[in-house]
């Protein structure tokens, strides 16, 4: 110095003016019979790394459920370890790619067992289409029948791979050396795995096809869910008076009362935000993470507030990344101008 | 906010691994003097879009992007 990997950090600050939610607090003005509500005044505070996607695991609340198991249905999958818990992290195994730092892997089981492998080939799991032998027939050169998977084609895949010898009618791991891989032993190692040897075998792929095997999974979601509760509803007692009042007057009939229980979808309050919280240190671990001390409190709206304007600085630029909280935490996933830091690897120049 | 379903031609659409059916609609012919109408031909190479799994992907898996429906039971 230039291409790169990886991992964290950051998403401007300060000050003023106007505006808006929400909590605190005090004089007063309106309204209203009153509870109370509306204005006005100080003050404190007020979006994010994703708030997003609702994809995974939890808390909460209802419902179901005596309690347990089995099936159905879902969901995950090397291994050891974190965790409140995961499909999430962390460390090491394998296998794939890379010079390389490093990256990717739905990473169990195809020897249980079904099912699928279009076209194309003779055959797709068991096969003779061309060759090659050999038998028999006719001898024109082919015609039947049998072996052979070594040679050709086809195909994503075609019977472990290269040489060889010796056998054989031709031939074949049918023998033999070195290689490839699966099993089992033995080293190594918590484990998954691994290596030098040694037996034993040569088995298509495909489980994100159905299946096995382990493992975990009751449902539905803050418009759950609880309390108060308006009109109207739903039932129950009480009144029986020659009353009243309505259905224009009379008769007749029919309706209205006053209590007190439900239900309860208008509204309204609670669920609502202090919580596996968040910083610094320090201690155990490779790390993920846990332990102690100390120190902070940091939205809570319910038609929905977090905005605009203007100086200054800091920078290479900030009017212009991606984007707005909705009950809450713990991941993952998609977006995302620009800047910053550390650690490494590769080249090239220079002392 | 929260839960579900869905995407195939200019329009309805079938298709659940193995050459993307049908139909209307547009174009081309054939008939006719000239239309219609009948007939006959042609019309998906990006199956919303990216990546996986498989030899082979609309289809099976994951993400994302659009529509759509329902939590509105008497006011």
């Nucleotide at each position: 110095c230039a291409a790169g990997c990886a991992a964290g950090c950051u998403g401007g600050a300060c000050a003023g003016c106007c505006g808006c939610g929400u909590g605190g607090g005090a004089c007063g003005g309106c309204c209203g019979a009153a509870a109370g509500g509306c204005c006005c005044c100080c003050u404190a505070u007020g979006a994010g790394g994703a708030a997003a996607g609702u994809c995974c695991g939890g808390g909460c609340u209802c419902c179901a459920u005596a309690g347990g198991g089995c099936a159905a249905g879902g969901a995950u999958a090397a291994c050891g370890g974190g965790u409140a818990a995961c499909g999430c992290c962390c460390g090491c195994c394998g296998a794939a790619g890379g010079c390389g730092a490093c990256u990717u892997c739905a990473g169990g089981a195809a020897a249980a067992g079904u099912g699928c492998a279009a076209c194309a080939g003779a055959g797709a799991u068991a096969u003779a289409c061309c060759g090659c032998c050999c038998c028999a027939c006719c001898u024109c050169u082919g015609u039947g029948g049998g072996g052979u998977a070594a040679g050709g084609g086809u195909g994503g895949a075609a019977a472990g791979g290269c040489g060889g010898a010796g056998a054989u009618a031709a031939g074949c791991g049918c023998c033999c050396g070195c290689c490839c891989g699966a099993u089992g032993a033995c080293u190594g190692g918590g484990a998954a795995c691994u290596g030098c040897u040694c037996a034993u075998c040569g088995c298509u792929g495909u489980a994100a096809a159905c299946u096995c095997u382990a493992u975990c999974c009751g449902g539905a979601g803050c418009a759950a869910c609880a309390c108060c509760g308006u009109g109207g509803g739903a039932g129950a007692a009480c009144g029986c008076a020659u009353a009243g009042g309505c259905c224009g007057g009379c008769c007749c009939g029919g309706c209205c009362g006053u209590u007190c229980u439900c239900a309860g979808g208008a509204g309204g309050u609670g669920g609502c935000u202090g919580g596996a919280g968040c910083g610094c240190g320090u201690u155990g671990g490779c790390a993920a993470c846990a332990g102690c001390g100390c120190g902070c409190c940091u939205a809570g709206a319910u038609a929905g507030a977090u905005g605009g304007c203007u100086g200054u600085c800091u920078u290479a630029a900030a009017u212009g990344a991606c984007a707005g909280a909705a009950c809450c935490c713990g991941g993952c996933u998609u977006a995302c101008a620009g800047g910053c830091u550390u650690a490494c690897u590769u080249g090239c120049g220079u002392u | 906010g929260g839960c579900g379903c869905u995407a195939u031609a200019g329009c309805c659409a079938a298709g659940u691994g193995g050459u993307a059916a049908g139909g209307c609609c547009a174009g081309g012919g054939u008939c006719u003097g000239c239309a219609a109408a009948a007939c006959c031909c042609u019309c998906a190479u990006c199956c919303c879009c990216c990546g996986g799994u498989u030899c082979a992907a609309a289809u099976c898996c994951g993400g994302g992007u659009g529509g759509c429906g329902c939590c509105u039971c008497c006011a």